[in-house]
Context: one part of a larger RNA
RNA sequence: GAGUAACGAUAAAUGGGGUGAGAAUCCCCGUCGCCGUAAACCCAAGGUUUCCUACGUUAUGGUCGUCAUCGUAGGGUUAGGCGGGGCCUAAGGCGAGGCCGAGAGGCGUAGUCGACGGACAACUGGUUAAUACUCCAGUCCCACUCUAGGUGCGAUGGAGGGACGCUCUAGGCUAGGCAGACCGGAGCCAUGGACGAGCCCGGCCAGAAGCGCAAGGGGGGCUACAGGCAAACCCGUAGCCCGCUACCCGUGCGCGGUGGGGAAGGCGCGAGCUGACAACCUGCCGAAGCCAGGGAGCCGAGAAAAGCUUCUAAGCAUAACCGAAGAGUGCCCGUACCGCAAACCGACACAGGUGGGUGGGUGUGAGAGCACCAAGGCGCGC
Numbered sequence: 001g002a003g004u005a006a007c008g009a010u011a012a013a014u015g016g017g018g019u020g021a022g023a024a025u026c027c028c029c030g031u032c033g034c035c036g037u038a039a040a041c042c043c044a045a046g047g048u049u050u051c052c053u054a055c056g057u058u059a060u061g062g063u064c065g066u067c068a069u070c071g072u073a074g075g076g077u078u079a080g081g082c083g084g085g086g087c088c089u090a091a092g093g094c095g096a097g098g099c100c101g102a103g104a105g106g107c108g109u110a111g112u113c114g115a116c117g118g119a120c121a122a123c124u125g126g127u128u129a130a131u132a133c134u135c136c137a138g139u140c141c142c143a144c145u146c147u148a149g150g151u152g153c154g155a156u157g158g159a160g161g162g163a164c165g166c167u168c169u170a171g172g173c174u175a176g177g178c179a180g181a182c183c184g185g186a187g188c189c190a191u192g193g194a195c196g197a198g199c200c201c202g203g204c205c206a207g208a209a210g211c212g213c214a215a216g217g218g219g220g221g222c223u224a225c226a227g228g229c230a231a232a233c234c235c236g237u238a239g240c241c242c243g244c245u246a247c248c249c250g251u252g253c254g255c256g257g258u259g260g261g262g263a264a265g266g267c268g269c270g271a272g273c274u275g276a277c278a279a280c281c282u283g284c285c286g287a288a289g290c291c292a293g294g295g296a297g298c299c300g301a302g303a304a305a306a307g308c309u310u311c312u313a314a315g316c317a318u319a320a321c322c323g324a325a326g327a328g329u330g331c332c333c334g335u336a337c338c339g340c341a342a343a344c345c346g347a348c349a350c351a352g353g354u355g356g357g358u359g360g361g362u363g364u365g366a367g368a369g370c371a372c373c374a375a376g377g378c379g380c381g382c
Stems, first nucleotide, its partner, number of pairs: 013031006032379004040358004046338002050336001051075006060068002080141002082334004087118002092113003098107003122139005142330006149322003152316002157311004165298005171291003176285005182203004187199002189196001204260003210255005216249003219242007227235002261280001265274003299302001344353002360373005
């Protein structure tokens, strides 16, 4: 320079009460304003205690501070079913032998790792200051072991299956929403009118077996064979016969017995109590979600392996495998909190960046657009 610029989105404050040495800034209440395909909610990554409670206020906080994502202390993360491992493989990595190289090392077979992919059993409610598909309650489910009984059992091998693109799309549902003169409900009638079919609030969630509805998937038997690196009753190929809609499979939805939840308003510092033995019904709209491996069209022709089913080989049949119902057993790691952000990446409590899911109403509309609102969250730390 200068007590100057600035104090980081122009979404906005204001009144009362409380606490306190001290209050524009902390807490409570009222009113106002802002977001509302978000400035709300859930998850992944990343962060790593920032979570909750008590006590503090030197620093940190662009002011203040009794407050805090700050300091000190104590507390907090509970799993057979959620995610990962004890399963599988992808690109790719490593790589016994092996090949190459002067060496260091490079490549690579068998293998072995490697998920955001495949496989795989839990829902609703309650509870804590802080966790919950983990605790508790109710109702379910999976694997293994044991016991009745049954059977040609048996794999690191064969076969099937898993198994897949893009666009469009039928049917049946559900999520969600709207309306109601029907059902239930504390209360309200103002300032001219209304005691009314008035205003206002709410009219659900889960649910094994069984039953029903809807589409979806799978034909059955006999004979022959030089194929599936051995074998096969499996698969494949060929021929013949019988079904063509019965049967079987698993899934979604409805009913289901039962359990749970249950508003506005009023009371209470709060926990909570009441409303309430609440009602819990009907009609309509309706998905991009589910049935699902559905259907049609198209060309760029759209993973693998395991689980699973089946076949036999060696072998075994003193074994091995299957197994009703019941009983028992069920390991390790993660789980707090933030998560479009003051807690992640940006030196900062930084107008930037950050993958997935949910995302209501009214008007208008093609819409997730626009405007205003709900739930919820904020008024951006002079």